Notes:
This is a predicted structure of a 71-nucleotide RNA (transfer RNA) from a bacterium. Its mean pLDDT, the model's own confidence on a scale to 100, is 84. It matches the Rfam family "tRNA". Rfam classes the family as a transfer RNA. Rfam's curators write: Transfer RNA (tRNA) molecules are approximately 80 nucleotides in length. RNAcentral records the identical sequence in 3 taxa.
RNA sequence: AGCGGGGUAGAGCACCGGUAGCUCGACAGGCUCAUAACCUGUAGGAGGUGGUUCAAUUCCACCCCCCGCAA
Numbered sequence: 001a002g003c004g005g006g007g008u009a010g011a012g013c014a015c016c017g018g019u020a021g022c023u024c025g026a027c028a029g030g031c032u033c034a035u036a037a038c039c040u041g042u043a044g045g046a047g048g049u050g051g052u053u054c055a056a057u058u059c060c061a062c063c064c065c066c067c068g069c070a071a
Stems, first nucleotide, its partner, number of pairs: 002069006010024004018054001026042005047063005
């Protein structure tokens, strides 16, 4: 060089053409004498560039990064 899988919030994972959600975490408030637990709320995200489409996280091409197979 080649083949396969993957890249989505701080972490772990969903969703797979029509406004992107869950758990944990963070922050704020409530509760408490206080902490934990519990309750409520908030912030935070589709690897990059093109293409297809009325519309792309999703489909296509190339590139980058990670894991594995083979050599």